[in-house]
RNA sequence: GGAGAGGGCCGGGUGGUCGCUGUCCUUGCCGCGAGGUAAGGGGAGAGGAAAGUCCGAGCUCCACAGGGCAGGGUGGUCGGUAACGCCGACCGGGGGUGACCCCAGGGAAAGUGCCACAGAAAACAUACCGCCCCAGCUUGUCGAGGGGUAAGGGUGAAAAGGUGCGGUAAGAGCGCACCGCGAUCCUGGCGACAGGACCGGCAGGGCAAACCCCACCCGGAGCAAGGCCGAAUAGGGGAGCAUCCCCGCCGUAAGGUGGGGUCGUAGGACGGCCCGUCCGAGACUCCCGGGUUGGCCGCUAGAGUUCCGCAGCAAUGCGGAAUCGAGAGAAAUGAUCACCGGCCCCGGCAACGGGGCGUCACAGAACUCGGCUUACAGGCCCUCUCCGGUG
RNA sequence: GGGCCUGUAGCUCAGGUGGACAGAGCAGAGGUUUCCUAAACCUCGUGCCGCAGGUUCGAGUCCUGCCAGGCCCACCA
Numbered sequence: 001g002g003a004g005a006g007g008g009c010c011g012g013g014u015g016g017u018c019g020c021u022g023u024c025c026u027u028g029c030c031g032c033g034a035g036g037u038a039a040g041g042g043g044a045g046a047g048g049a050a051a052g053u054c055c056g057a058g059c060u061c062c063a064c065a066g067g068g069c070a071g072g073g074u075g076g077u078c079g080g081u082a083a084c085g086c087c088g089a090c091c092g093g094g095g096g097u098g099a100c101c102c103c104a105g106g107g108a109a110a111g112u113g114c115c116a117c118a119g120a121a122a123a124c125a126u127a128c129c130g131c132c133c134c135a136g137c138u139u140g141u142c143g144a145g146g147g148g149u150a151a152g153g154g155u156g157a158a159a160a161g162g163u164g165c166g167g168u169a170a171g172a173g174c175g176c177a178c179c180g181c182g183a184u185c186c187u188g189g190c191g192a193c194a195g196g197a198c199c200g201g202c203a204g205g206g207c208a209a210a211c212c213c214c215a216c217c218c219g220g221a222g223c224a225a226g227g228c229c230g231a232a233u234a235g236g237g238g239a240g241c242a243u244c245c246c247c248g249c250c251g252u253a254a255g256g257u258g259g260g261g262u263c264g265u266a267g268g269a270c271g272g273c274c275c276g277u278c279c280g281a282g283a284c285u286c287c288c289g290g291g292u293u294g295g296c297c298g299c300u301a302g303a304g305u306u307c308c309g310c311a312g313c314a315a316u317g318c319g320g321a322a323u324c325g326a327g328a329g330a331a332a333u334g335a336u337c338a339c340c341g342g343c344c345c346c347g348g349c350a351a352c353g354g355g356g357c358g359u360c361a362c363a364g365a366a367c368u369c370g371g372c373u374u375a376c377a378g379g380c381c382c383u384c385u386c387c388g389g390u391g
Numbered sequence: 392g393g394g395c396c397u398g399u400a401g402c403u404c405a406g407g408u409g410g411a412c413a414g415a416g417c418a419g420a421g422g423u424u425u426c427c428u429a430a431a432c433c434u435c436g437u438g439c440c441g442c443a444g445g446u447u448c449g450a451g452u453c454c455u456g457c458c459a460g461g462c463c464c465a466c467c468a
Stems, first nucleotide, its partner, number of pairs: 001387010012340007020045002023042008047362001051373002054371005059222004066275004071218005076090005091105001092103004106213002111211002113207003128153002130149005136142001137140001161179006180202001181200002184197005226297004236288005241282001244261007267279003290467003304323008341360001342357006392464007401417004410448001419435005441457005
């Protein structure tokens, strides 16, 4: 100098003028008051993803969140965490010369299922060509028949261990060596696993993001959750709902209607089913209809952020110090000017000069956090690798 | 803000449990018939299966991430 790998950070700045949304203070007016309203002033006001709503939690209601089945999810090991499908370290496999990157990475030796086409055969193995032997007679560059074989060819995504030597009629784990595989034992490691010894000629294809098995996890709904206050309307209509007793009222009666009790049925809590618990014919459930479109709380200081120290390889934890201030509603965070920065065009060898662009990235809070994923103009920093050159 | 569903030809829909070239109806084009048209009959084309990755020998189908469209939800009595 070139080509890369990993990680962190910023993502326009300063000032003036005019606005917008909360909050605090002062003053005026209204109100008994809480408070409302107007003016002035102080201070605050989007993000690294606020996004997708894909995971995990807090919080709230439904039983105090119960048992079983079904269903869903996760999937190397150990750890971190409030928790996770996230993160860290390590193991195994794969890729790269390397820094480093990728892996839904349990089980196919529990069972079931599938493997199109091609091929002899796709899983109780088999034999198309070939090779070899027997037998035959036409004695050959033969092949109707009987048998051996799986080395070679061929098919396929995939063909029953691989390479070599020996062996054989030809062959074959048939024998041997090495590699692979499996069993047992030893050593190291918390473990995934690794290394070694010895034995076995070899168990046996792939697919579990097919059913399934194993281990572990998961109750449901969501701030439009939920609580309080206020206003208004028709507690109006229809459908559903078991048995018995007592009392009141209306009615001559049949019956109607209201209240209480028993049994705990239908039903509901319980949004898949069963059990169990509770409520229980209720101002119950569903449908239609009616009214309102108000106020307060939930609501923003939290598993927060920064720095330092200690423990740890790290994720992270513990301790200390400092620090923070949108929280409304269909919803503010804007407009403009100047200078600087950035990008583009033109001129110029260059320094630089002139002009243009605020569409000058992605985007934008709506209960709150921890993650993941996706989008993103431009720029800065740190560490490392390979190649080339020079000293 | 929260929850749920769908995406296959121009339109409406099929495509058990992955396997030859993804089908059907309507629409469209051409032809036969007719003096002409309609009807009828015959023939034909039409797709990156919303997009991109992954699993598998093989994906419309299985898994993951995006994109687009649609539906539902307040309170009171």
Two RNAs folded together computationally: RNase P RNA and transfer RNA, 468 nucleotides in total. Rfam match: Bacterial RNase P class A. About the family: Ribonuclease P (RNase P) is a ubiquitous endoribonuclease, found in archaea, bacteria and eukarya as well as chloroplasts and mitochondria. By type it is a ribozyme.